[in-house]
Context: one part of a larger RNA
RNA sequence: CGUUAGUCUGAACAAGACUUAUAAACACUUGAAGGGAGUCGAUCCUAGUACGAGAGGACCGGAUUGAACGAGCCACUGGUCUAUCAGCUUUGAUACCAAUUGAAAUGCUGAGUAGCUAUUGCUCGGAAGGGAUAAGCGCUGAAAGCAUCUAAGCACGAAGCCUACCCUAAGACAAUGUGUUAGGUCCGUAGAAGACUACUACGUUGAUAGGUCACAGAUGUAAGCACAGUAAUGUGUUUAGUCGAGUGAUACUAAUAGACCG
Numbered sequence: 001c002g003u004u005a006g007u008c009u010g011a012a013c014a015a016g017a018c019u020u021a022u023a024a025a026c027a028c029u030u031g032a033a034g035g036g037a038g039u040c041g042a043u044c045c046u047a048g049u050a051c052g053a054g055a056g057g058a059c060c061g062g063a064u065u066g067a068a069c070g071a072g073c074c075a076c077u078g079g080u081c082u083a084u085c086a087g088c089u090u091u092g093a094u095a096c097c098a099a100u101u102g103a104a105a106u107g108c109u110g111a112g113u114a115g116c117u118a119u120u121g122c123u124c125g126g127a128a129g130g131g132a133u134a135a136g137c138g139c140u141g142a143a144a145g146c147a148u149c150u151a152a153g154c155a156c157g158a159a160g161c162c163u164a165c166c167c168u169a170a171g172a173c174a175a176u177g178u179g180u181u182a183g184g185u186c187c188g189u190a191g192a193a194g195a196c197u198a199c200u201a202c203g204u205u206g207a208u209a210g211g212u213c214a215c216a217g218a219u220g221u222a223a224g225c226a227c228a229g230u231a232a233u234g235u236g237u238u239u240a241g242u243c244g245a246g247u248g249a250u251a252c253u254a255a256u257a258g259a260c261c262g
Base pairs, nucleotide, nucleotide: 005019006018007017008016009015024181025180026179027178028177033168034167035166036165039067040066041065042064043063044062045061051056069125070124071123072122073121077118078117079116080115084111085110086109087108088107089104090103091102092101093100094099129163130162131161136156138154139153183261184260185259186258187203188202189201190200191199208254209253210252211250212249213248214247215246217243218242219241224237225236226235227234228233
């Protein structure tokens, strides 16, 4: 802004108010349907029992432990960690020494935080239960005075079927149900979220990111100076100096101001 039905004010076919319905936003849901999973061993007990002359050797039931497969995760063990630290070489540059820095596959090498990651690490899963059945085993029982699991009736029976377990799920257009009633977007700071979008956190009534400080952690004792040594070098200052992502704190910087849709 528009709209269904009704009520009221009103002279009213004007105008308005209220209720209701549809519709809208946010949150939580039901589950039609679909997908996933579904595996296989070994050992021990029962029990050297049943069985068997012996040799041998169980069913049923219970416990434990694995293989392969799958899902998730990073405390541990490792891998990687190209804007971290250190060592080393050639060459260029900062006039030179020293120091620093560019290029050389990240120049090469040794380590390595966060993150990511491995049947190379860790955790978990398959189950149990219910229903209807297959082959099969039966009860009762006639046709057919007998017999018969079947014809009427009834009870069992599988890793399979329907459930159950996990995931998606109202475009399930029959678009469910419940609660609340004002929100949402643009814009900005960002993210264990991400191609874009979306999602999530925050926007001064603020810790969202950066910076700063502290800590953790990495590297491994900086530069300068002093001393020792002819020197290379060593020692002291110094378990230093430096540092990406981690943890905590802190408004210093940036999230201003505002607009639009409903």
This is a predicted structure of a 262-nucleotide part of an RNA (large-subunit ribosomal RNA, domain VI) from a Minisyncoccota bacterium. It matches the Rfam family "Bacterial large subunit ribosomal RNA". Its family is annotated with structural constituent of ribosome and ribosome in the Gene Ontology.